RNA sequence: GGCCGAAUCUCCGGCAGAACCGGAGUACGGGGGAUAAAAUAUACCCGGGGUGAAUCCGCAACCUUUCCACGGAGGUGUUAAAAGGUGCGGUAGGGUGCCCUUCAACCCGAACCCGUCAACUAACCUCGAAGGCCAAAAGAGGGG
Numbered sequence: 001g002g003c004c005g006a007a008u009c010u011c012c013g014g015c016a017g018a019a020c021c022g023g024a025g026u027a028c029g030g031g032g033g034a035u036a037a038a039a040u041a042u043a044c045c046c047g048g049g050g051u052g053a054a055u056c057c058g059c060a061a062c063c064u065u066u067c068c069a070c071g072g073a074g075g076u077g078u079u080a081a082a083a084g085g086u087g088c089g090g091u092a093g094g095g096u097g098c099c100c101u102u103c104a105a106c107c108c109g110a111a112c113c114c115g116u117c118a119a120c121u122a123a124c125c126u127c128g129a130a131g132g133c134c135a136a137a138a139g140a141g142g143g144g
Base pairs, nucleotide, nucleotide: 001134002133003132004131009025010024011023012022013021014020028128029127030126031125032124047117048114049113050112051111056090057089058088059087061086062085063084064083065082066081068077069076070075093108094107095106096105098144099143100142101141102140103139
């Protein structure tokens, strides 16, 4: 100086102090929550739902569990089936330097939370306001 993201900017205290910790605000962002109309969903069942771009599909081998057989137990065996995990390849969707858009190229396509419960939703209630990363550049066309 810049990127992803809602996640910026202030004030007070610890404290002398950038840092660090705590508190109060805040740009910005999320959830809950009527009626009416319509729509959606639930119940059975394999619960259901939220933040987020992060959904869905296929493949093959291995592992685990279930099922099956044997065994007093620990466990052992194993063809097939089911579920989950690992791996590979795609994919809805998302990102890339003033902004928008078209193309190109390169990436991402996670993770977590609520706890049987929530469609939308005025009033109202409530929560977050983090964290991580880059030194390469930062391509082209049109418009602003």

A computed fold for a 144-nucleotide RNA from uncultured Desulfotomaculum sp., annotated as c-di-AMP riboswitch aptamer (ydaO/yuaA leader). Model confidence (mean pLDDT): 75 of 100. The RNAcentral record of the sequence draws on MGnify. Taxonomically the source falls in Desulfotomaculum (Bacteria, Bacillota, Clostridia, Desulfotomaculaceae).